């Protein structure tokens, strides 16, 4: 925040007036001067009359207004309807009537408790306050009668007599009015009933005793289990009862194309509620927010005794919280209450405060302004960009300020707003912009920091040093007084698909059937009118949404109309479909005759073969088993083998993508009972039909129970084997179990991964089973049908695969079942089982998948062809030995770096004594060891001479070229000095560029253009031949190209032709001991340039008549003659920043440079690559012959000559077919050694020399001469080689002062084998699986340890709901009592009547 009425009463006050008593007592006046009289005036006290004021009786209002949404899943609410079952103050309409009386009681007063609330006696008093009495239009009640209606009980209307119940006065001179009583009608308002409709959970399925209903009786304004008593046993449920959760309903808001989803603030309708729970009372109305009683928590007051309280009313406060206003004016307008009226109250309600909390609207400045200022960023340094953008310069004034003036809101007064909205003037660009973003999505990019850090992040995902993804700047993009973010709802989401999905393989058909409910249903005629279409009639509030006028200048925003509000009741009409009664039909379904077919089922019976076993004979030593072998069996006689016998289980061949049956499943033979199915016929029946939630029943194979049986087999167990292990694969044994009865479990990739049924929709071809026709003697053959059970296949359907009359095609009816993966078929909890487990069946939490199908690759201890010294057959080796040489590895001050499987490891190194040299110690420089630029000054240099380990330092000597107008300039070269820069073998080969290596000289690898697929793609490039070869031929939706491949080139091998010197010498002369020596020649060898020769061209055979094998011929050479040179498209983030080149990073008196030493050569060890060898196919020593390629002026260097040699000393010739290097060797002839550590082998050492070279200590090579190691053919393993190869002997050359055992190259001498392609490695094609794409060094599983996150059991334990029994029980309705009490009535009085307290009971 609820009070108003004094025109309902009695008081008790206030103010005015009047007069009455008392008192006071001016002027006059009278006077005895004491005083008297007296008018105004004041005081008092009480009366009267006016006015006002209320604390009390009494009326009306306190049930509206205004709050909240806690409870309710309800007749609460929404729509529609009923009450013939109901009530209603105030109000409107109309009727009648208001006569007489009588007893109280508040306020008051007097008295007592009490702190106080407050209460309590006693005395007084009035009413529109209360009771009788009289009267009764009607109105109620009963009784008994008509008439009329209807909806089941019943209504209504009319007459009858007899009962019962009313009233109140107030203003006003009055008129009149404003009330009262009784009863009718409207009104409004409320109650009560019923259809429909209203959330989630079946891991809630059975609930209910006043429960259903009747009857009687109470109750209530009224129906009614709403209460009692008595009977009945019934009611509600799978169309979801009960039960648990959540929820105030709705008109309407948000969304969405709509269908819908989602929400129920504001406003409006309606329920509930009022500190929590329970009751009544008043009253037209309450079970009452600001009334009462009682209890319970709480909070306050208290003398402790007892009180008082209820903001979910406006404000405000305190708490909570992420978070949400003023203790404001005002009753002026609306609207309420009272009141006859003025009024009086109104936190309703109009205003104004506060929050950008939302919608709408304006503004922050316009226009001009390039020196494109300055400053920022950026850069290729030129410049770009903020950019007319500032500044300047000329306006302009919404909003500000400051002065005026100035509303509607109001109908005659009345304005809180408010000096508000508006309107004039003046003033002044001043006060007035931010926030997100900038990798894709999604509009907008650079620089710098960072450096898997910080951090971002909707989703993909960014960040590990060059981040348009972080964080900063510049710059750009969106928006805009906002802007971004978060939550929540819808929507995209066809992703719960009614509209509008799906289910072979993605998630999804029940394991198969009989069947109930319920869905669904043939053909005709006629009726019916539930469904269904159309007409009206009522409803479906108003706000709000859409349209469309008016209006605030405009918009939001108000206002007026109109639509819709898709519903629902109600009444007319149609009858085609559904549906519902009738009647009929015969195609759907059954039914009957008559036939065949079949591992359908059940049950009893026979059989034969085979294995075990047992008995006997024969006959002996092994049998059996494996890849191989051992456990086992066997001399006590095995296996073998004959013969007899015993006992279990299976049913060989027929046999078949053949049959049957719902499925699961069913296999000797025979008889028995028995289901189905099919073919003909078309006699009956007459829609009896399909489908089928729950439910019934049947269901492999393992298991389970009880009782049999038990040959084999074979979990479990046991023993051998394999194995790193082997709880496995193999082998030997062996129990449940397999078998049978009777019971149980109820599951399988129970799969056709494809539910049942009923129509339609091209063909072809098997097969089972019947029927018709033709034909024929007859059996096939031929055609046609129906029913099964397969292949291809068209349309059509599919994500593709693929399905395709036996559909996964077109269509309908029912059923079941799915909604990302993991958690999980899992926990709970319920049901069934003897167990074992079965069925229903989840969340938390956690992932950004997870699936499907097809594609191109890789791979596979998959398949097919085919190749290569890939193997196999063969030589020779390596791995052992010594030695040399590179790498690890460990040493070191340093042992510079790099190279890493194959494809590092005699590699970068075609050569580390210094140098190289990068590495280590030490001693130096600091614009520099090298480059460009400025300014100065000199010639720098060389040479000498100290010092010093040098570097380097100090003197010393000593000089440029060109032009010139003689002043001088130029060029190059030092020095000094200052920065610019140099410089770096520093880092990153995972930033690069060159360049290399590999697969690999493997035959691949690719494109246009057409076709084919939705798409990745395919095709071509694949087939069939055939090659070294994608080399060629044919075919072919392919038809051309392109990079490889061949071949063109260099080189050998044959021949010509030219040409002959330095090479050559056949013939000719000539010389010499001798020799092309020489004249000469051009023939022949060489030499070097052009040619020619080889092309499967020519014969035959094989092939497709190709393409091409094969033999052949003729040829120097034959099918690429040999070798080289050439290495598609790509792999290895392959190598190399240390060859060069280069981004970025680093370092600048040092990570640059010089210089000396040292290192790079170290050495217990390991491995690669190599030389020598081990010997007699040979050492050795003599004597002899025969090459091809090169080099070469700071070279090679000859003859002579010295030296046992290396070598020296000489210095002829050669810049080379001339000279020199420079004798080849190996083989050859002849000797010798006699199989040993040797006359093999040569390490090691030692001593003497020689060479390059400033220098041979670390740390060269080389000779001589001593020494004389190790090894006697090399383990596993492994390498290279198909012919002029391999072995095997030499010889150059490049690097180089010197300094190979190796690099490169070059002759000589010369082999052996290859059956062949099953293996092993590598490669090609082609196909085939895939869960791989970093592509098998791939993917991925599980258990432990540790941490942390959620969840579920867990002995219990504590709290809350709810439900049932029971016990205690206030307040108060109601029932009894009622010895107390007691005004009104009755009686003359005792009394009574009623009526109260108390007591009892529900």
């Nucleotide at each position: 925040c609820a009070g108003u009425c004094g025109a309902g009463c009695g008081g008790a006050g206030a103010a005015a007036u009047a007069g009455u008593a008392u008192u006071u007592g001016a002027a006059g006046g009278a006077u005895u001067c004491g005083u008297c009289u007296g008018a105004a005036u004041g005081a008092u006290a009480g009366u009267a009359u006016u006015u006002u004021u209320u604390a009390g009786c009494g009326g009306c209002g306190g049930a509206c207004g205004g709050g909240u949404g806690a409870g309710u899943a309800a007749c609460g609410c929404g729509u529609g309807a009923g009450c013939a079952a109901u009530c209603u103050a105030u109000c409107c309409c109309a009727u009648a009537c208001u006569g007489g009386g009588g007893a109280a009681u508040a306020a008051c007063g007097c008295a007592u408790c009490g702190a106080a609330a407050g209460a309590u006696g006693u005395g007084c008093u009035a009413a529109u306050a209360c009771c009788g009495c009289a009267u009764a239009u009607g109105a109620c009640c009963a009784c008994a009668g008509a008439a009329c209606c209807a909806c089941a009980u019943g209504g209504u209307u009319c007459a009858g007599g007899g009962g019962u119940a009313a009233a109140a006065g107030g203003a006003g001179u009055a008129a009149u009015u404003c009330g009262g009583u009784a009863a009718g009608g409207g009104g409004u308002g409320a109650g009560c009933u019923c259809g429909c409709g209203u959330c989630u959970g079946a891991u809630u399925a059975g609930c209910u005793a006043g429960u259903u209903g009747g009857u009687g009786g109470g109750g209530u304004a009224a129906u009614g289990g709403c209460c009692u008593a008595c009977c009945a046993a019934g009611g509600c449920a799978a169309c979801g009862a009960u039960c648990a959760g959540u929820a105030g309903c709705c008109g309407a808001c948000c969304u969405g194309a709509g269908a819908g989803g989602g929400u129920g603030a504001u406003c409006g309708g309606c329920c509930a509620c009022a500190c929590u729970g329970g009751a009544a009372c008043u009253g037209a109305g309450a079970u009452a927010c600001g009334g009462u009683c009682c209890a319970g928590a709480c909070u306050c007051c208290u003398a402790c005794g007892g009180g008082a309280g209820g903001c979910a009313g406006c404000a405000g406060u305190g708490g909570g919280g992420a978070a949400u206003a003023u203790u404001g004016g005002g009753c002026a307008a609306u609207g309420g209450a009272c009141g006859a009226a003025a009024g009086u109250c109104u936190g309703a309600c109009c205003c104004a405060g506060c929050a950008a909390c939302g919608c709408c609207g304006c503004g922050u400045g316009a226009a001009g302004g390039a020196a494109g200022a300055a400053g920022g960023u950026u850069u290729u340094c030129g410049g770009a960009u903020c950019g007319u953008a500032a500044a300047c310069u000329u306006c302009u004034a919404u909003c500000c300020u400051u002065g005026g003036u100035g509303a509607a809101g109001a109908u005659a007064a009345u304005g809180a707003c408010g000096g508000u909205a508006g309107c004039c003037a003046a003033g002044a660009a001043g006060g007035a912009a931010g926030c997100c973003c900038c990798g894709g999505c999604u509009a907008a990019c650079u620089a710098c920091g960072u450096g898997c850090c910080a951090g971002c992040a909707g989703c993909c995902g960014c960040g590990g040093u060059a981040a348009u993804a972080c964080g900063u700047a510049g710059g750009g993009g969106g928006c805009a007084a906002g802007c971004g973010u978060u939550g929540u709802c819808c929507g995209g989401a066809a992703u719960g698909a009614u509209u509008g999905g799906g289910c072979g393989u993605a998630a999804a058909g029940g394991g198969c059937g009989c069947g109930u409910a319920g869905g669904c249903g043939g053909c005709c005629a006629a009726c019916u009118a539930a469904g269904u279409u159309u007409g009206g009639a009522g409803u479906g509030a108003a706000a709000g949404u859409c349209c469309u006028g008016c209006u605030u200048u405009u918009a939001a925003g108000g206002u007026g109309g109109g639509a819709a509000u898709u519903g629902c009741u109600u009444u007319g009409a149609a009858a085609a479909c559904u549906g519902g009664a009738u009647g009929g039909c015969u195609u759907g379904a059954g039914u009957g005759u008559a036939g065949g077919a079949g591992a359908g089922g059940u049950u009893a019976g026979u059989g034969g073969a085979a294995u075990u076993c047992c008995c006997g004979g024969u006959g002996u030593a092994g049998c059996g088993g494996u890849g191989a072998a051992a456990u086992g069996c066997g001399u006590a006689g095995a296996g073998a083998u004959c013969g007899g016998g015993a006992g279990g289980a299976a049913c060989a061949c027929c046999a078949g993508u053949g049959g049957c049956g719902a499925a699961g499943g069913c296999g000797a033979c025979u008889a028995a009972c028995u289901g189905g199915a099919c073919u003909a016929u078309u006699a009956c029946u007459g829609a009896c039909g399909c489908u089928g939630a729950g439910g019934c029943g049947c269901g492999a194979a393992a298991g389970u129970g009880u009782g049999g049986g038990g040959a084999g087999c074979a979990a479990a167990c046991a023993g051998g084997a394999u194995u790193a292990g082997a709880u496995a694969c193999c082998c030997u044994g062996g129990u449940a179990g397999u078998c049978c009865a009777c019971a149980c479990u109820g599951u399988a990739a129970a799969c056709g991964a494809u539910g049942a049924a009923u129509g339609c929709u091209a063909g072809g071809u098997g097969u089972a089973g019947g029927g018709g026709g033709u034909a024929u003697c007859g059996a096939c053959c031929c055609c046609u049908u129906c029913u099964g059970u397969g292949c291809c296949g068209g349309a059509g359907u599919u994500a593709a695969c693929a399905c395709a009359a036996u559909a996964a095609g077109c269509a309908u009816u029912c059923c079941g079942c799915c909604u990302g993966g993991g958690g999980a078929g899992u926990a709970c909890g319920g049901c069934c089982g003897c167990a074992a487990g079965g069925u229903u069946g989840a969340a938390a939490c956690u992932c950004a998948a997870a699936g499907a199908a097809a594609u191109u690759g890789a791979c596979g201890g998959g398949g097919g062809c085919c190749c290569g010294c890939a193997c196999a057959a063969g030589c020779a080796g390596c791995g052992g030995a010594g030695c040399a040489u590179g790498u690890g590895g460990u040493u070191u001050a340093a042992u510079u770096c790099g190279a890493a499987g194959c494809a590092a490891c005699g590699c970068g190194a075609a050569g580390a004594a210094c140098c190289u040299u990068a590495c280590c110690a030490g001693g130096u420089c600091u614009u520099g060891a090298c480059a460009u630029c400025u300014a100065g000054g000199u010639a720098a240099a060389a040479c000498c001479u100290g010092a010093g380990a040098g570097a380097u330092u100090a003197g010393g000597c000593g000089u440029g070229c060109c032009c010139u107008u003689c002043g001088g300039g130029g060029c190059g070269a030092u020095c000094u000095a200052a920065g610019a820069c140099a410089g770096g073998u520093g880092g990153u080969g995972c930033a690069u560029g060159g360049u290399u290596g590999u697969c690999g000289u493997c035959a691949g690898c690719u494109c246009g253009u057409g076709u084919c697929g939705u798409g990745a793609g395919a095709u071509g490039u694949u087939g069939g031949g055939u090659u070294a070869a994608g080399u060629c031929c044919c075919g072919c939706a392919a038809c051309g190209a392109g990079c490889g491949c061949a071949a063109c080139c260099c080189u050998u091998g044959u021949g010509a032709u030219u040409a002959g010197u330095u090479a050559c010498u056949a013939a000719c002369g000539g010389a010499u001991a001798a020799u092309g020596c020489c004249g000469a020649g051009g023939a022949c060898u060489c030499u070097a340039a052009u040619c020619a020769g080889a092309c499967u061209g020519c014969c035959g055979u094989g092939g497709a008549c190709a393409a091409c094998a094969c033999g052949g011929a003729g040829g120097a050479a034959g099918g690429u003659g040999g070798g080289g040179a050439u290495g598609a498209c790509g792999u290895c983030a392959a190598a190399u920043c240390a060859u060069c080149a280069u981004g970025c990073c680093c370092c600048u008196u040092a990570u640059g440079a010089c210089c000396u030493g040292g290192g790079c050569u170290a050495c217990a060890c390991a491995c690669g690559u190599g030389c020598u060898a081990c010997a007699a196919u040979g050492g050795c020593c003599a004597c002899u012959a025969c090459a091809g390629a090169g080099a070469g002026a700071a070279g090679c260097g000859a003859a002579u000559u010295c030296g046992u040699a290396a070598g020296g000393a000489a210095g002829a010739g050669c810049g080379g077919a001339u000279c020199u290097c420079a004798u080849a060797a190996a083989a050859g002839u002849g000797g010798u050694c006699c199989c040993a550590g040797u006359u093999c082998g040569g390490a090691u050492u030692g001593u003497g020399g020689g060479c390059u070279g400033c220098a041979a200590c670390c740390c060269g090579c080389c000779c001589a001469c001593a020494u004389g190691a190790a090894g006697u053919a090399g383990g596993a393993g492994u390498u290279g080689c198909u012919a002029g190869u391999a072995a095997u002997c030499g010889c150059g050359a490049a690097u180089c002062a010197g300094c190979a055992u190796g690099u490169c190259g070059c002759g000589g001498u010369g082999a052996a084998u290859a059956c062949g392609u099953u293996c092993c490695c590598g490669g090609g094609c082609c196909u085939u699986g895939u869960a791989c794409a970093c592509a098998c060094c791939g993917c991925c599983c599980g258990u432990c340890a540790c941490a942390c996150c959620a969840u579920g059991g867990g002995a219990g334990u504590u709290g809350a709901u709810a439900g049932c029994a029971c016990c205690c029980g206030a307040a108060g309705u109601c029932g009894g009592u009622g010895a107390g009490g007691u005004a009104a009535c009755c009686g003359u009085a005792a009394g009574g009547a009623g009526c109260c307290a108390g007591c009892c009971g529900c």